[in-house]
């Protein structure tokens, strides 16, 4: 200079008009309400609704069984399928990035074609015996497969073969290192045995259920009727059971009302410094702060500036992650080739 | 806003739970039968199983992620 990696911030900007949601204040109104003025008003993914916690009700949230989610180890958290460090593995010259990574030596299932045989074997070969037809042995090499009874290399034999033997894998037991996963060193077994657990299912750990249309309260206004059971019952209570509380209850059709208020927005949050930790996160110090709507507000015009016409997208209870969409711009930190010094 | 389901030929449906050949019916085509057509008989053709990745030897099936569609939900009594 080029190529890559890896983690950050910002998401056109500044003003003038007009218009739209709330708060506050001030005028007029009996009241509704109108007017004025002044401040405020969407994101990094508000979005998928994939997790996980607050919160609120069912009984303080009970037992068990069925169900469901997690799955290397060790931390952090309020929790978690999250994030941090580390072990193995995988790609990649590197920087660095990826893994659902617990058990087929606990059962049981599957493994289609194609092979002679799919967990078991001789199709073709190799050797013995035999005139042959064939029997016998064998598991070196062919051939099919994704996968054929650890790799290779050497003794041994008739041929061969962990049958035996180095090496190197793989099981056991044991020492060291390490909190552990797990590494590395001896010692032994000649290796009864492929894949599949995002297959059933065994282990360990965790999970009560439902959701702001949850849940409380005020106002307002109706019309019953049919079925089921009816305390050995119904309901709360969600798939069963068991407890346990309560005493008419569930349920179709048909009537009614769809108005108010709390829940609501100041939080397990944000910034900026210290200490402590490889970190993730903890903790102290100081500092700033107001979107809350309920048919649901953020927009448009004009000018001026650019990296030159501006992506993806718009809060509805509220955080912590994930996962997905995104015009582009700026900063950092490492690698790699190449020139120069 | 929540809670929930569905996607497979032109249309409506299986087939998924327990992976290995894609199947019905109408509907299209081509023959046959009628004077012609319908209807009926034979026969063929038509599928990136919504899309993207993963698990496996192997995926419509199993797992993740997106897209698209559709259903439910207020209170009294």
């Nucleotide at each position: 200079u080029g190529a890559g990696u890896a983690g950050g911030a910002c998401a056109a900007a500044u003003g003038a008009u007009c218009g739209c949601g709330g708060c506050u204040u001030c005028g007029c109104g009996c009241a509704a309400g109108c007017g004025g003025a002044g401040g405020u008003g969407a994101g990094g993914a508000a979005a998928g609704u994939c997790c996980g916690g607050g919160c609120u009700u069912c009984a303080u949230a009970g037992g068990g069984c069925a169900g469901g989610a997690u799955g290397c180890c060790g931390g952090a958290u309020a929790a978690c399928g999250u994030c941090c460090g580390g072990u193995g593995g995988a790609g990649g010259c590197g920087a660095c990035u990826c893994c659902a990574a617990g058990g087929c030596u606990a059962g049981u299932g599957c493994a289609a074609c194609a092979g002679a045989a799919a967990u078991a074997u001789a199709c073709c070969g190799c050797u013995g015996c035999g005139a042959a037809a064939g029997c016998a042995g064998u598991a070196a090499g062919g051939g099919u497969g994704g996968a054929a009874a650890g790799g290779c290399g050497g003794u041994u034999u008739a041929a061969g073969a962990g049958a035996c033997c180095a090496c190197c894998g793989u099981g056991u037991g044991u020492c060291u290192g390490g909190u552990a996963a797990c590494a590395g060193g001896c010692a032994u077994a000649g290796c009864c045995a492929u894949g599949u657990a995002a297959a059933c299912c065994c282990c360990a750990u965790c999970c009560g259920a439902a959701g702001c249309a949850a849940a409380g309260c005020c106002a307002a206004g109706u019309a019953g009727u049919g079925a089921g059971c009816a305390a050995u019952a119904c309901g709360g209570c969600g798939g069963c059971c068991c407890g346990u509380c309560g005493u008419g209850c569930u349920u179709g059709c048909a009537g009614g009302u769809a108005g108010g208020c709390u829940g609501c927005u100041u939080g397990a949050g944000c910034c900026u410094g210290g200490u402590g930790g490889u970190a993730a996160c903890a903790u102290c110090a100081g500092g700033a702060c107001u979107a809350g709507a309920u048919a649901g507000a953020u927009g448009a015009u004009c000018a001026u500036u650019c990296a030159a016409c501006g992506a993806c997208a718009u809060a509805a209870c509220c955080c912590g992650g994930c996962u997905u969409a995104u015009c582009g711009u700026c900063c950092u930190g490492c690698u790699c080739a190449u020139a120069u010094u | 806003c929540g809670g929930c389901g569905a996607u497979u030929a032109g249309c409506g449906c299986a087939g998924c739970c327990c992976g290995g050949u894609a199947g019905c019916g109408c509907a299209u085509c081509u023959g046959g039968u009628u004077u012609g057509g319908g209807a009926c008989c034979a026969g063929a053709g038509g599928g990136u199983c919504g899309c993207a990745g993963g698990u496996u030897c192997g995926a419509a099936c199993c797992c993740u992620g997106c897209a698209u569609c559709g259903c439910c939900g207020a209170c009294c009594a």
Description:
The prediction has a mean pLDDT of 78. Two RNAs folded together computationally: RNase P RNA and transfer RNA, 418 nucleotides in total. Rfam match: Bacterial RNase P class A. By type it is a ribozyme.